[in-house]
Molecule: small-subunit ribosomal RNA
Organism: uncultured bacterium
RNA sequence: AGAGUUUGAUCCUGGCUCAGGAUGAACGCUGGCGACAGGCUUAACACAUGCAAGUCGAGGGGCCUCGGGGGAGAAAGCUUGCUUUCUCCUGCCGGCGACCGGCGCACGGGUGAGUAACACGUCUGCAACCUGGCCGUCGCAGGUGGAUAACCGGAAAAAGUUCCGACUAAUACAACAUAAACCUCCUGACGGACAUCCCUUGGGAGUCAAAGGAUGCGACUCCGGAGGCGGAUGGGCAUGCCGCGCAUUAAGGAACUGGCAGGGUAACGGCCUACCGAGCCGACAAUGCCUAAGGGUUCUGAGAAGAAGGUCCCCCACAUAGAAACUGAUACACCGCCCAGACUCCUACGGCAAGGCAGCAUUCGACGAAUAUUGGGCAAUGGCCGGAAAGCUGAACCCGCCAAGUGGCUUGAGGGAAUAAGGCCCUAUGGGUGGUAAACCUCUUUUGUCAGGGAGCAAAGGGGUUCACGUGUGGAGGAAAGGAGAGUUCCUGCAGAAAAAGCAUGGGCUAACUCGGUGCCAGCAGCCGCGGUAAUACGGAGGAUGCGAGGUUUUUCCGGAUUUUUUGGGUUUAAAGGGUGGGUAGGCGGAGUGUCAAGUCAGCUGGUAAAAUUUUGGGGCUCAACCCCGUCGUGCCUUUGAAACUGACGCCCUUGAGUGAGUGAGAAGUAAACUGGAAUGUCGCUGGUGUAGCGGUGAAAUGCAUAGAUAUCAUGGCAGAACGCCGAAUGGCGAAGGCAGCUGUCCGGUGCUCAACUGACGCUGAGGCUCGAAAGCGCGGGUAUCGAACAGGAUUAGAUACCCUGGUAGUCCGCACAGUAAACGAUGAAUGCUAGAUGUCCGGGGCGAAUGAGUCCUGGGUGUCACAGGGUAAGGCUUAAGCCUUUCACCUGGGGAGUUGCGCGGCAACGGUGAAAAUUAAAAGAAAUGGCGGGGGCCCGCACCAGCGGAGGGACAAGUGGUUUUAUUUGAUGAUACGGGAGGAACCUUACCCGGGUUCAGACGCCUCGGGAAUCCUUUGUGGAAACAGAUGAGUCUUCGGACAUGAGGCGAGGUGCUGCACGGUGUUCUUCUGCUCGUGCCUUGAGGUGUCGGGUUAAGUGCCAUAACGAGCGCAACCCCCACCUACAGUUGCUACCUCGUUAAGCAGAGGACUCUGUCGGGACUGCCGGCGCAAGAUGUGAGGAAGGCGGGGAUGACGUCAAAUCAGCACGCCCCUUACGUCCGGGGCGACACACGUGUUACAAUGGCAGGUACAGCGGGAAGCGACCGAGCGAUAGGCAGCGGAACCCGAAAACCUGUUUCAGUUUGGAUCGGAGUGUGCAACCUGACUCAGUGAAGCUGGAUUUGCUAGUAAUCGCGCAUCAGCCAUGGCGCGGUGAAUACGUUCCCGGGCCUUGCACACAAGGCCCGUCA
Repeated sequence: AGAGUUUGAUCCUGGCUCAGGAUGAACGCUGGCGACAGGCUUAACACAUGCAAGUCGAGGGGCCUCGGGGGAGAAAGCUUGCUUUCUCCUGCCGGCGACCGGCGCACGGGUGAGUAACACGUCUGCAACCUGGCCGUCGCAGGUGGAUAACCGGAAAAAGUUCCGACUAAUACAACAUAAACCUCCUGACGGACAUCCCUUGGGAGUCAAAGGAUGCGACUCCGGAGGCGGAUGGGCAUGCCGCGCAUUAAGGAACUGGCAGGGUAACGGCCUACCGAGCCGACAAUGCCUAAGGGUUCUGAGAAGAAGGUCCCCCACAUAGAAACUGAUACACCGCCCAGACUCCUACGGCAAGGCAGCAUUCGACGAAUAUUGGGCAAUGGCCGGAAAGCUGAACCCGCCAAGUGGCUUGAGGGAAUAAGGCCCUAUGGGUGGUAAACCUCUUUUGUCAGGGAGCAAAGGGGUUCACGUGUGGAGGAAAGGAGAGUUCCUGCAGAAAAAGCAUGGGCUAACUCGGUGCCAGCAGCCGCGGUAAUACGGAGGAUGCGAGGUUUUUCCGGAUUUUUUGGGUUUAAAGGGUGGGUAGGCGGAGUGUCAAGUCAGCUGGUAAAAUUUUGGGGCUCAACCCCGUCGUGCCUUUGAAACUGACGCCCUUGAGUGAGUGAGAAGUAAACUGGAAUGUCGCUGGUGUAGCGGUGAAAUGCAUAGAUAUCAUGGCAGAACGCCGAAUGGCGAAGGCAGCUGUCCGGUGCUCAACUGACGCUGAGGCUCGAAAGCGCGGGUAUCGAACAGGAUUAGAUACCCUGGUAGUCCGCACAGUAAACGAUGAAUGCUAGAUGUCCGGGGCGAAUGAGUCCUGGGUGUCACAGGGUAAGGCUUAAGCCUUUCACCUGGGGAGUUGCGCGGCAACGGUGAAAAUUAAAAGAAAUGGCGGGGGCCCGCACCAGCGGAGGGACAAGUGGUUUUAUUUGAUGAUACGGGAGGAACCUUACCCGGGUUCAGACGCCUCGGGAAUCCUUUGUGGAAACAGAUGAGUCUUCGGACAUGAGGCGAGGUGCUGCACGGUGUUCUUCUGCUCGUGCCUUGAGGUGUCGGGUUAAGUGCCAUAACGAGCGCAACCCCCACCUACAGUUGCUACCUCGUUAAGCAGAGGACUCUGUCGGGACUGCCGGCGCAAGAUGUGAGGAAGGCGGGGAUGACGUCAAAUCAGCACGCCCCUUACGUCCGGGGCGACACACGUGUUACAAUGGCAGGUACAGCGGGAAGCGACCGAGCGAUAGGCAGCGGAACCCGAAAACCUGUUUCAGUUUGGAUCGGAGUGUGCAACCUGACUCAGUGAAGCUGGAUUUGCUAGUAAUCGCGCAUCAGCCAUGGCGCGGUGAAUACGUUCCCGGGCCUUGCACACAAGGCCCGUCA
């Protein structure tokens, strides 16, 4: 000192939360020692028992239980007068329960219920008071009297206790004498300044005292008694100031307020009483309600301050709840009395019976999360009484219990590595941890245990000694005795590492990480949040971190929080300016001068601020905590000064404010004021013309209209409301609301010029008062238009709406009320100051010739832009949201809620004031990037349009869904799944189903070695469907590398099981769209921007210009391949112009490289040239040239990224799962099912056709288990022979087209599905389930609804051919090839998709978003 949390990211506002300290604490875990301090916070709840206040015999009477003395008697012993014992008498002595009397019991100890108060704190005052005991001082104490308790006698009663009679004493009580002083009354003088009197000192009158005791022969002494004065101490009373919440408590009060007189008191006082007056308190918070003892202090905090008031100290109050007095110096009295109440207890039931732990202990009482021993002794300190010894003392001192706090100590130290073993963990042939840790060696011994010694707290008083005065008192000195704690602290010693470590945490904040388990479950969590199969966040383990005899959690307080802001905040948009004005109280206030000294400041002089605590300097316990000694001090009071500022008072000034004179502008307001025209409506109370519709809408309908509408004419009438243009203007006026035809009435405000007058008269303004749009309300008018409600018609899934036709209240006027608005500039009012630029409105002045346009200066309003400075930014900026001042109002997370209830206002509607509970971690503001929009602009694409051909209807094929099934294996599902994985499912494939086998040397694979000369084949027979099991026999390749099976050995098991949401790789889509980024610089608080935007241009972020950007990268383009032209080279299996040979014919042959062609290397095209356009880039042309012209056509090539898009079943791979099975082998079945639905195709529906016959022309390719010419067989599929060819040589091969014929619009000579039959080849095998052939059968279908698809030229359409896979083939599919060969494109309004710029956004999982309501 900060941190986390709102967002995809940013800044800001703002709340919530955390880290710290503290606690009379409590809970769970753990626990060695001693020191100091602490210990019912709750029920001021109830309490058994014991103790907590007595003492004095030196005040008195009395007493004989005890001891002593004296006396008497008896007994025993005997030494015969002594001893012992016993009994009796005696208060003579020691003493003594109870009684009278004195002092004490008002202290000490407890508790915090009440109390918001002079209760407390603090400073003062009492000239208005008291004070026992104590101290000082002055003087005094004479003589009497009558009782009473105890005791004794009697009585009553359960008890407590009470009553009667008789005796007696005092330091008890009473009166008398004495009376200086005090006190009261009367009367003089000095002094004082709270003057209703005080002090000092005189005179006179009056009243009031007493007690003795001890010692002793006695005086004397000591302890007492009584009065006065003074002191000290303790108390009483009064005043100022201070310390709490609510104004949703605004009025309170009747002895209340004051006076006078009296009473009462220690004393003042309405404290009380009588009389008189009508005062008193209160917005500076009375009264009421709630809460609470107050302070010193304690905790926190940098401080200011906030919170608390336990222990200790001071004060107050209380003593079961309430009330009253008595005694006494003091009480209205904790362990006193009386009364009535509640409760408890006793009882003989009759009771005026007994009781009061908030004293110390205690209660296995209670409440509660929770708080101790029915301990010791008065040794010390202190208190009471006493002459004293002594006594009493749950005060106090000690002990015990409790980690409940603070501070201290210990649980060992040094060495020691095979870093042992076991254990545990992990990525596991290894590494890590444990860990120098241990073992082992050496050493130490605090604390604990044991043994021994053994403090300080102890001073004194008293006894005895001695001195002074005569025995007593006082002083001196010091022997002995005197300790609860305690045989304790402490010291010494023996033995011995011996007896002594835990708790919490580990996702971030916050120090510390991995593994296995779990699988949105169990659970965690202070906030954010974690957990849905790879959890560093759950529970466990290992290791780690923090603190440590403790550690965590919880409670409460302060801090952090500048988050109630005095120090130290804000109010345009985040919460927050009152709707407006004038104005009361209050606050604040211009220039000069003088006085005072209230505020202020300073000084010293002083007092006080108790002690303890805190600060600080020392000292003592071994240190520390703790304790002791000293020291500092904000406040209040007193006192002396200063006079700048504020204030008070006086004088003066003019600039603030106002008045006056002159002169302006304006929708300022205003009377039931007057008046005007246009428009509208109406005329079923006007008159014509005129005829079938009008009106209304996106389109309609309701409605009006032949009873004559709409339309139209009239120099016809009536009505109400609003004022066109000027004039929607960044114009005007007004305080705001607001104000618009014209005229005039009354009236307000305001600008400018002059500087005549007043002389601070000012600013703001809580309450209160005024005004206050629209809608609304009351009464009365008025009602043309418009028009809530309402009705009807439409729209719609519905339509209580938007649209239409009507239409009431209202809209208008008058008088009253209401009092709110996004009443907004979301910006309170006022003064001053702080660069400018430019409009406009109203004034004044100069120049402009007198007017005028204009221009310059100067005031006031109203706008725009903008510097500095401020602001989160947007924005604002002399009209501040800048810099200062004054004053008012308002805010303190979101929602709940401007709600509830109270009180106030209102006729009502409502207004104003205005909460809480429970809930939540955010809610907001501004700006930036993206995405989105049935926003805008620009652009592109077979996107639309224009066309051509299809799909959607039929049949079939193959795919998918669904259903079915033992199984119909599986994945793919909008575009981007569905003739796609699959470029070949009869077995195999195959992953599915049924059944049968097999399995740790085990199937299978790889390696090595041996032999079999190698590969293996074949056969036989047993079981079987086969695999397999068991048995037997024979024989043999090579290119010399090896292949193959077998045997042995070694290595690896295997899984098409799960997860494509753990992954690699690959491909799909957006998209061949033109974009995506970086470095440096610059701008911004920042996210981010700029660059990449703008203007032209391009297919293109292509290139040009401009430019705080300059460059660069990935993409575009180019480089690559094919096609189109040409050169060169090459020339067989291709070609054939020239020459030759040759045939029925033919590059057939010689020959040739010219051509075609094939192959390779090059060239060619670049807007290069021309015209006009353009700054350029570039575009354009019936341009030229050229094979090709503006990217020549096609392909390959796919940026950053997106869809957790597809694939674990191509492959690879992490984790999980199976292991006589989820592996593997075999036989059979299934993947081919079939009510149905969808997408993709094929073939058709026919005459541009079908059929038959004739006849012509390709290219890409393929071929040895092959292509197969040719020959002959078959109607044919094919079969039998057989040449050639591993290919520019041989083989495979066109169809449409063209020609001829036929068919003539039909379910046909269309169409060919389906079905039965007969065959062919392939194959181990065509039943499920193949293809082809032949003849026969001859279904639907006559061009296809909504809707939808492809294509812009060698394209569409149409025609056939080839290839891969492959034994064969379900291929109508896929990939290629050539033949024939069109139409159309005005164009970019619309649909879809995309790009750039811009705009709005409450979206960011980004519109399949977000979100509201209802229901569950």